[in-house]
About this RNA:
The part of an RNA shown here (small-subunit ribosomal RNA, 5' domain) has 507 nucleotides and comes from Blastococcus sp. CT_GayMR19. The sequence was found in a public genome assembly. Rfam family: Bacterial small subunit ribosomal RNA. Its mean pLDDT, the model's own confidence on a scale to 100, is 85.
Context: one part of a larger RNA
RNA sequence: GGACGAACGCUGGCGGCGUGCUUAACACAUGCAAGUCGAGCGAGCCCCUUCCUUCGGGUGGGUGUGCUAGCGGCGAACGGGUGAGUAACACGUGGGCAACCUGCCCUCAGCUCUGGGAUAACUCCAAGAAAUUGGGGCUAAUACCGGAUAUGACUGCUGACCGCAUGGUCUGGUGGUGGAAAGAUUUAUCGGCUGGGGAUGGGCCCGCGGCCUAUCAGCUUGUUGGUGGGGUAGUGGCCUACCAAGGCGACGACGGGUAGCCGGCCUGAGAGGGUGACCGGCCACACUGGGACUGAGACACGGCCCAGACUCCUACGGGAGGCAGCAGUGGGGAAUAUUGCGCAAUGGGCGGAAGCCUGACGCAGCGACGCCGCGUGGGGGAUGACGGCCUUCGGGUUGUAAACCUCUUUCAGCAGGGACGAAGCGAGAGUGACGGUACCUGCAGAAGAAGCACCGGCCAACUACGUGCCAGCAGCCGCGGUAAUACGUAGGGUGCAAGCGUUGUCC
Numbered sequence: 001g002g003a004c005g006a007a008c009g010c011u012g013g014c015g016g017c018g019u020g021c022u023u024a025a026c027a028c029a030u031g032c033a034a035g036u037c038g039a040g041c042g043a044g045c046c047c048c049u050u051c052c053u054u055c056g057g058g059u060g061g062g063u064g065u066g067c068u069a070g071c072g073g074c075g076a077a078c079g080g081g082u083g084a085g086u087a088a089c090a091c092g093u094g095g096g097c098a099a100c101c102u103g104c105c106c107u108c109a110g111c112u113c114u115g116g117g118a119u120a121a122c123u124c125c126a127a128g129a130a131a132u133u134g135g136g137g138c139u140a141a142u143a144c145c146g147g148a149u150a151u152g153a154c155u156g157c158u159g160a161c162c163g164c165a166u167g168g169u170c171u172g173g174u175g176g177u178g179g180a181a182a183g184a185u186u187u188a189u190c191g192g193c194u195g196g197g198g199a200u201g202g203g204c205c206c207g208c209g210g211c212c213u214a215u216c217a218g219c220u221u222g223u224u225g226g227u228g229g230g231g232u233a234g235u236g237g238c239c240u241a242c243c244a245a246g247g248c249g250a251c252g253a254c255g256g257g258u259a260g261c262c263g264g265c266c267u268g269a270g271a272g273g274g275u276g277a278c279c280g281g282c283c284a285c286a287c288u289g290g291g292a293c294u295g296a297g298a299c300a301c302g303g304c305c306c307a308g309a310c311u312c313c314u315a316c317g318g319g320a321g322g323c324a325g326c327a328g329u330g331g332g333g334a335a336u337a338u339u340g341c342g343c344a345a346u347g348g349g350c351g352g353a354a355g356c357c358u359g360a361c362g363c364a365g366c367g368a369c370g371c372c373g374c375g376u377g378g379g380g381g382a383u384g385a386c387g388g389c390c391u392u393c394g395g396g397u398u399g400u401a402a403a404c405c406u407c408u409u410u411c412a413g414c415a416g417g418g419a420c421g422a423a424g425c426g427a428g429a430g431u432g433a434c435g436g437u438a439c440c441u442g443c444a445g446a447a448g449a450a451g452c453a454c455c456g457g458c459c460a461a462c463u464a465c466g467u468g469c470c471a472g473c474a475g476c477c478g479c480g481g482u483a484a485u486a487c488g489u490a491g492g493g494u495g496c497a498a499g500c501g502u503u504g505u506c507c
Stems, first nucleotide, its partner, number of pairs: 001507004006503005013374006019367002021332001026330003030327003035074003040071002043068003047062003051058002081285003091209007100202002105198008113147004122137006153177006159170004183190002211257003218248003223245008260282004264275004287308005310321004338364001340363003346360001347358004377407004387398004411448001413443005421434001424431002451496005456477003462491005472479002
């Protein structure tokens, strides 16, 4: 000198764009943050209507629309948060999988035949303070289970071709084994099943790379390898039985400390050094520890089970909870914001669609926290006024500064007009949170808007008074003990400027 997610002191006019718990991965009141589909299903309610009516209602029908709890489907594994753990194939980069999976989507081929038994809702009964639970009865499906058929799958035999070792390909041929499906709504679709390919997303393996410590020198028994078996989508000591005795290490094993990694960011001429806030990619975690279930995908933040700590309810028998989602509270701290508006846009889930949901997101609010832009006026004006300060008492300086004359009106203020973002969505009517915002026009008046640090040298800027090794200053050298340009105040000056200084950290 530059930089900062900064803080502190003094000061503070406006706007745009960013940015804001770095500490206690401390504890959390309250609200919201993941639903949706009636074009899968039965039922109930509402509505309309026929007949009856004791005017309470009952009965039949239903085209219709709407509403729901339940069964069922898809989603809830995304999106959002945090950085605790992790020195590891976690990450980065480059490869490999002839050892793998992939819902929704695209594409190609073929199929969608025939039966069955339940169960929730509902109703009845019961237990319980509650959470909730048990039993009897009824019913539906794109829920569940059989049978048929079937390329493919597994397996026996066999042919051709190829590779990089295990091996792969030809939807090769032939025999055996055990496997599919679902309808809905109305004429147009949306679906269902099997198989091949694609796309996307993932899984696994390997080379290389990136912290400190030797006051850590030896470490290791599923350890290293093999065989058989199990497990997985899949390779593998992943697991298991047996066998062998290996494997790693001064090119730093093992241990300890610290730490999420990267694109980047800061600095620097570069080499390098530092760093990993915001934004993007990957990883890990979700009160602490463990476990599996469901599923294409989880060992699952707002799912389940167990244990633990903590908080809450309780009729003492037993239950409920998890903000490292968005706001917000307490606490910690030098320190970090609103319990805001909207789904209008972008994106996501569901749905044929309308649409519903969306604290993702879009916006607004607060903070000079940062960067950038603008303003606080322009021109004229000497009797160089008053006042202040200094003085050698002549004067000098503040100083064209002010007054005064003249001009302008940015920003702020007031008034009128007033968007783009919607080329979307909707049959149409209509539909913007931001927002009466930006912007445009007009009006009035210099009107409402300057501070902070420094002035001994480094380092740009000097005098007076007060003080008297006191009070104090100080980054280093050092100032202060009676004329202090170094302390304090004043005048003046210098430097930056809506900021200026100080502190901390990095280069």